A computed fold for a 351-nucleotide RNA from a Gammaproteobacteria bacterium, annotated as Bacterial RNase P class A. Of the family's consensus pairs, 95% are formed in the model. NCBI's taxonomy places the organism under Bacteria, Pseudomonadati, Pseudomonadota, Gammaproteobacteria. It is recorded under the gene name rnpB. Rfam family: Bacterial RNase P class A. By type it is a ribozyme. Its family is annotated with tRNA processing, ribonuclease P activity and dimeric ribonuclease P complex in the Gene Ontology. The RNAcentral record of the sequence draws on ENA.
Formats: sequence, structure tokens, C1' cells
RNA sequence: GGAGUCGGCCGGACAGUCGCUGCACCCGUCAGGGUGCGGAGGAAAGUCCGGGCUCCACAGGGCAGGGUGCCAGGUAACGCCUGGGAGGCGCGAGCCUACGGAAAGUGCCACAGAAAACAGACCGCCUAAGCAUCGCAAGAUGCCGGCAAGGGUGAAAAGGUGCGGUAAGAGCGCACCGCGCGGGUGGCAACACUCCGCGGCACGGUAAACCCCACCCGGAGCAAGGCCAAAUAGGGGAACAUUGGUGUGGCCCGCACCGUUCCCGGGUAGGCCGCUAGAGGUGUGCGGCGACGCACAUCCCAGAUGAAUGACUGUCCACGACAGAACCCGGCUUACAGGCCGACUCCACUU
Repeated sequence: GGAGUCGGCCGGACAGUCGCUGCACCCGUCAGGGUGCGGAGGAAAGUCCGGGCUCCACAGGGCAGGGUGCCAGGUAACGCCUGGGAGGCGCGAGCCUACGGAAAGUGCCACAGAAAACAGACCGCCUAAGCAUCGCAAGAUGCCGGCAAGGGUGAAAAGGUGCGGUAAGAGCGCACCGCGCGGGUGGCAACACUCCGCGGCACGGUAAACCCCACCCGGAGCAAGGCCAAAUAGGGGAACAUUGGUGUGGCCCGCACCGUUCCCGGGUAGGCCGCUAGAGGUGUGCGGCGACGCACAUCCCAGAUGAAUGACUGUCCACGACAGAACCCGGCUUACAGGCCGACUCCACUU
């Protein structure tokens, strides 16, 4: 100098004017006005996980259903994070992984291929044994057969290399490698081992197919939920009127309905609470590899409900991306103009 990996941070600046909004104080003729302080994000987003909070349900256990899935730790909890193991990728810094079980059971495996699984024989290799024919014989041909080394198909075809062995072959035998099981050693564990022994090898793949195993999970959501409470209509009760009207009926009596005043309760409009001080931020110290935890000090940092956080002007620059809170918090994922900082790797060159 070039190429890259990982982690963190910022995301127009300053000034003025006019607005909007929450809180506190002051003034007020109760309409409002003034002063001070505060007023979007790293993702406020998607609403995909987890929790708080609220209401409902609930003795306990089981079934069904859903989720998670190497190990250990962190946490309120998680499908998140940290550290580690194994496998894969990269020269490397580093990155990626639904990474339990296929010798419990069931299912599936397109095309090609002989065969896709209690495996199989198309091409090929062999003719030692048995039978038949020919031949004096050696042998030849055929039958019955043997083999899975070689070819070929496929994503995948019963471990690889070599030597021996054989009619040809084959873990058939042996050596090494690989694999499985048991033990030992190290590690909390996953797991590892230039350790020891046994087994010729134990029979394809697939569980984001059913399934098995282990662990976890009650439902709904701030329009949760609670409080205050008009008008109108309807409900219940008490008092008054017992007169009138309507219906029933031929008529009377009777029965039913209709009245006025007051009270009660439910619900609607509307208002208030929930609502923002919290698993909170910052700093220091301590413990821990780390995620994180503990202690002390310090700070208060939106809370709207037609729903505010804006507009204009001036100056400057590297000309400004994605995007707007709605109960709160921890994550994940996705979007993002441009810029800054730190640690590390590889290559080339110079000293």
C1' cells in the first nucleotide's frame, strides 16, 4: 500500500421567529394567559418468540394438541445470549449447522438400472465337483451350477489398500487404516485419546415422514380491567288517585291494561384511572474467560386520544438513508444515504 474478518458508535450542525403537547408554579373576568422544564428510534417497523400486568378458569394426575432438541452456564423467561464439543467451509482472522433416536415399529425412495432392501445378477468372470454327448486319451460342447473382483445405472448398490488364497472369487485368511462394543485416562458434561482388550464388520438412505425418547406449555388480551355517570326508552319498589278511558261482555258486577310524584339498580354517550420510576439509564469498584451478577453513588429521560414532537428564515458542510411511540420490558428478524473508532488476518514492498 492492497484485500478481508470481527466488534462498537453516530446518523445533518448552529442561531432566530411562529406554533403543538405533558408536568409544576403564578395570574384570571374560569374563556384563557404567562414563566420554567421535558417532548420518538436504532430499528419506534414485522407482530415472529419470551415475560410482566389484568380478567377468566383451575385440587392433583393423565390423555389429546403444540413447541423445543449436542453439552454447560446466564436470565423474570425464551426458540435469545455466552462459553465449550462435534461436523462442514475458508491459506487465515473467522464463518455456518433443526446437531437426540434409523440393530422399537410403520411408510417412502422419482428417473435410470438386473436389483432400491428378510438385497440383486444385465454385461462379465469360472468350469474344480455332478450329469449328458463326442473322443483311445488330453480335452471340447451343452446342462446343472458357482462368483460378485471388473464394466454399466444411480444421489445412494453389503468399508478401503495390499498380500495370500481360489476353478473364478469373496473379510475366506492376514497386515495396516476405518467401524462397533467393553474398559482405562482426562473433562461437571457434550466429548476426546500415538491407551488396552474383544468383534471380520453386525444387515443403504430418509424422523423440517408418521413415530419413539427427554423437557416445556391453561385461555384471552390495555378495545385487558376498574371507577364516576347525563338525556331518552325500558325494569323494580313506595305513596297518591280510586275518578276516568280502553278491552272482554247483550248489560251490570268482576278481571286485565293505561296515570301522577318520589326512590333504587343495570347499561349507553361522556369523563377519570390503568399510563409510565422501570427486570430503568450513567459512572466507579468487586466477582466471572464471558453472557451476566453484586455493592455504592448519581440522574428522571414522551405519555398523546383526531391523537402533539412541526413549519419558516439565515449561515455552514462531507447536502443528510431507513423510518413515527399508543400498556410496558427482554430478544429475534427485516430496512438503512453516508461516516467514525477499535482489535485481528492474508498478500506485496521498504527498512